[in-house]
RNA sequence: GCCCUUGUGGAGCAGCUUGGAGUGCUCGCCUGCCUGUCACGCAGGAGAUCGCGGGUUCAAAUCCCGUCGAGGGCGCCA
Numbered sequence: 001g002c003c004c005u006u007g008u009g010g011a012g013c014a015g016c017u018u019g020g021a022g023u024g025c026u027c028g029c030c031u032g033c034c035u036g037u038c039a040c041g042c043a044g045g046a047g048a049u050c051g052c053g054g055g056u057u058c059a060a061a062u063c064c065c066g067u068c069g070a071g072g073g074c075g076c077c078a
Base pairs, nucleotide, nucleotide: 001074002073003072004071005070006069007068010027011026012025013024014023020058029045030044031043032042033041051067052066053065054064055063
């Protein structure tokens, strides 16, 4: 230098192919119930600029372009 993968609540992921507007799972957190207490269990809740910028579109986590971070492969250093 080129190519591939990847970035989404506090953590780990799914969702992306085929656009319908933060949709879902596990853990964690908060409140209540349960319990002699804790844990477990049950019910409810908070929490996400979907890396960043731009474009397309009525509408973008999703499609397109640029860019940044992380991981990997190949090449150059004749």